Transfer RNA from Halothiobacillus sp., 76 nucleotides, folded computationally.
Its mean pLDDT, the model's own confidence on a scale to 100, is 82.

[in-house]
RNA sequence: GCCGGAAUAGCUCAGUUGGUAGAGCAGCGCAUUCGUAACGCGAAGGUCGUAGGUUCAAUUCCUAUUUCCGGCACCA
Numbered sequence: 001g002c003c004g005g006a007a008u009a010g011c012u013c014a015g016u017u018g019g020u021a022g023a024g025c026a027g028c029g030c031a032u033u034c035g036u037a038a039c040g041c042g043a044a045g046g047u048c049g050u051a052g053g054u055u056c057a058a059u060u061c062c063u064a065u066u067u068c069c070g071g072c073a074c075c076a
Base pairs, nucleotide, nucleotide: 001072002071003070004069005068006067007066010025011024012023013022019056028042029041030040049065050064051063052062053061
């Protein structure tokens, strides 16, 4: 340099005819316990990497770009 993939809650990850984004764990509150953990209940938590485009409407389609991963090529 070329090609492909990934980026969504604090962490690990789902999310197809484009139509208000979810789970588990963690954290918080409650309950339980002599107390703690586990289990149970509840609430909270999101610029969907960034910037544009298409559309009535974009996490989803298109373009560019950033970071990470893999493959190939080049060089010595």
It matches the Rfam family "tRNA". Rfam classes the family as a transfer RNA.